[in-house]
Context: one part of a larger RNA
RNA sequence: CGCAAGGUAUUUGAAGAGAUCUGUUCCUAGUACGAGAGGACCAGAAUGGACGAACCGCUAGUGUAUCAGUUGUGACGCCAGUUGCAUAAGCUGAGUAGCUAUGUUCGGAAGGGAUAACCGCUGAAAGCAUCUAAGUGGGAAACCCCCUCUAAGAUAAGAUACCUGAUGCGCAAGCAUGAAGACAGCUGCAAGACUAGCAGUUAGAUAGGCCAGAUGUGUAAGUGCUGUGAGGCAUUGAGCAGACUGGUACUAAAAGUUAAAAAUUUGU
Numbered sequence: 001c002g003c004a005a006g007g008u009a010u011u012u013g014a015a016g017a018g019a020u021c022u023g024u025u026c027c028u029a030g031u032a033c034g035a036g037a038g039g040a041c042c043a044g045a046a047u048g049g050a051c052g053a054a055c056c057g058c059u060a061g062u063g064u065a066u067c068a069g070u071u072g073u074g075a076c077g078c079c080a081g082u083u084g085c086a087u088a089a090g091c092u093g094a095g096u097a098g099c100u101a102u103g104u105u106c107g108g109a110a111g112g113g114a115u116a117a118c119c120g121c122u123g124a125a126a127g128c129a130u131c132u133a134a135g136u137g138g139g140a141a142a143c144c145c146c147c148u149c150u151a152a153g154a155u156a157a158g159a160u161a162c163c164u165g166a167u168g169c170g171c172a173a174g175c176a177u178g179a180a181g182a183c184a185g186c187u188g189c190a191a192g193a194c195u196a197g198c199a200g201u202u203a204g205a206u207a208g209g210c211c212a213g214a215u216g217u218g219u220a221a222g223u224g225c226u227g228u229g230a231g232g233c234a235u236u237g238a239g240c241a242g243a244c245u246g247g248u249a250c251u252a253a254a255a256g257u258u259a260a261a262a263a264u265u266u267g268u
Base pairs, nucleotide, nucleotide: 001153005164006163007162008161009160010159011158015150016149017148018147021049022048023047024046025045026044033038051107052106053105054104055103059101060100061099062098066094067093068092069091070090071086072085073084074083075082076081111145112144113143118138119137120136121135167176168175169174181258182257183256185201186200187199188198189197206252207251208250209248210247211246212245213244215241216240217239222235223234224233225232226231
């Protein structure tokens, strides 16, 4: 820009993409078959491999500053207590959220159609025979459906529901106003390279802060008691804490821009 008014939501599905895998064991049955050795079709059940998708309750990993421990050295006058550097974490032990696999769950099930090789029925040419010439049935992980995803620029531009709406000036082109709605701006995100998408924008829990909790770390500082002392014990599952959960307007989400008025038909 188009889809003959402007929009919002929900959709149909032309077309395209994906998927399509397979083992072993048990039962049928040591049956059919076979002198024996051996050993089934068909039907049913269980359990795997590889591949794929989603997820983080479990297991496991990471988790660059969440907690603790600790060496050397420097600083805060000293003790105590903190803190800088040693990696762009000094080292070490743990670890929430998030992201993950080695973890968990699920998937390729069933069915239909038309067929291939092949097997048939009826059946002439050719009094027989013949699956084929007319006609007709069966038949494969392949093909088309079925399953999952994208999808109306599918210009043949689809459908349904709902919202707005027929204003002023002008002969007209158009100008103005500005509806539903949209966008920008702003606060953000389980969304994200940027865009986009999604949640919000005071009629508000969108983010931060604060409060409470979860969770992590593992018993803070100070004080007291105790020991000659390094230390220990008590106060104390303490103190501290990024992302998690719930709440709470304290802080920040302002003002803006744009966007129909057309065409056709009928009546007066």
Description:
Predicted 3D model of a 268-nucleotide part of an RNA (large-subunit ribosomal RNA, domain VI) from a Synergistaceae bacterium. The sequence was found in a public genome assembly. It matches the Rfam family "Bacterial large subunit ribosomal RNA". Gene Ontology terms of the family: ribosome and structural constituent of ribosome.